[in-house]
RNA sequence: GAGAGUUGUCAGGGGAUCGCUCGCCCCUUCGCGGGGCGGGAGGAAAGUCCGGACUCCAUAGGGCAGGGUGGCCGCUAACGGCGGCCUCGAGCGAUCGAGGGAAAGUGCCACAGAAAGGAAACGGCCCGCGGCUCGCCGCGGGAGUCGGUGAAACGGUGUCGCUGGACACCCGCGGCGACGGUGACGACGCCGCGCGGCAAACCCCACCUGGAGCAAGACCAACUGAGGGAGCGUAGCCCGCGCUGAACCUCGGGUAGAUCGCUAGAGGCGGCGGGCAACCGCCGUCCCAGAUGAAUGAUCCCCACCGGCCUCGGCCGGGACAGAAUCCGGCUUAUCGACAACUCUCCGGA
Repeated sequence: GAGAGUUGUCAGGGGAUCGCUCGCCCCUUCGCGGGGCGGGAGGAAAGUCCGGACUCCAUAGGGCAGGGUGGCCGCUAACGGCGGCCUCGAGCGAUCGAGGGAAAGUGCCACAGAAAGGAAACGGCCCGCGGCUCGCCGCGGGAGUCGGUGAAACGGUGUCGCUGGACACCCGCGGCGACGGUGACGACGCCGCGCGGCAAACCCCACCUGGAGCAAGACCAACUGAGGGAGCGUAGCCCGCGCUGAACCUCGGGUAGAUCGCUAGAGGCGGCGGGCAACCGCCGUCCCAGAUGAAUGAUCCCCACCGGCCUCGGCCGGGACAGAAUCCGGCUUAUCGACAACUCUCCGGA
């Protein structure tokens, strides 16, 4: 200098004028009328894919079914998330991807091929017997080292051999012994064997798991009839438990409004300590939207960033993805740009 990998930060700033909204305080002619102070849309607010907090069923339990996850050890309120490690695979590498079980059972592997899982024998080959036109044919037995097919054919590679074997190394599985590690696993000695793939196929194993959701729900106001009814109880079934002329069903009328929930938190920031890290503990400090047909805006100037032109004085233009609605922790998707750190490879120089 070029290319690559991983992670993080920001998401324009300041001022003036006018306008909107929330909280607190003051005044008030009590009228959202006036004034002062402080705050006011994101990294994803999105998708609703996960997990919760919270509310109700509800006094609430157990089981089945259903659903979810899947190497080990940790973090967390929890998770399908995050961190580290183990093994396998890709890459020169930094790094990235994957992860229970195929000997519990069932099922699938097109075409080709003899044959696709305890199947095996097509063309060839070896041994024995018989026939024979001595070219071959039939019967019985045998191996899988020759050939062919295929993604894959009963471990792989190499050497020797010509006969159906030998030797060497590697790989995998099992048994016994013993070492390191919390563990997944690693490495070693001896013996034996060679036992496809697919479970994001059904299934088996281990662990987890009530339902509904802020339009949850609480409370106030307004209206409030008739008929049916032995069962009803927030996904299904069973047991238990509870409530009952309620629940529930049908028809008709009226209202559809106010307040709360509503933002002080598994909170932010800083420092110290522990831990490889995720994260945890302690101390200090701060309060940073709470709207409800829906506020968070408009104009101008200066500066910053990006692009183009240029006589290097400047000039013109630009702003991605996109807007809170109970809240939080994740994941995923969209995205203009600017910056920073660490790491790897290649080239050149010292």